RNA sequence: GGGCAUAGUUCAGUGGCAGAACAUCAGCUUCCCAAGCUGAAUAUGAGGGUUCGAUUCCCUUUGCCC
Numbered sequence: 001g002g003g004c005a006u007a008g009u010u011c012a013g014u015g016g017c018a019g020a021a022c023a024u025c026a027g028c029u030u031c032c033c034a035a036g037c038u039g040a041a042u043a044u045g046a047g048g049g050u051u052c053g054a055u056u057c058c059c060u061u062u063g064c065c066c
Base pairs, nucleotide, nucleotide: 001066002065003064004063005062008022009021010020011019016052024040025039026038027037028036045061046060047059048058049057
């Protein structure tokens, strides 16, 4: 100097309700388990700025990588 940081995990999301898969929990189904179906909870690293509105743009900062 450059890049990355979003759910428990892996990742999307170029200004307008924050999503998916897997995982977790509950229910249905089953003699039981697994599988399947339905539903639920959980997140934008931190602080500030711009804007009617910021995960998104700008500044600073923390951690990690080159």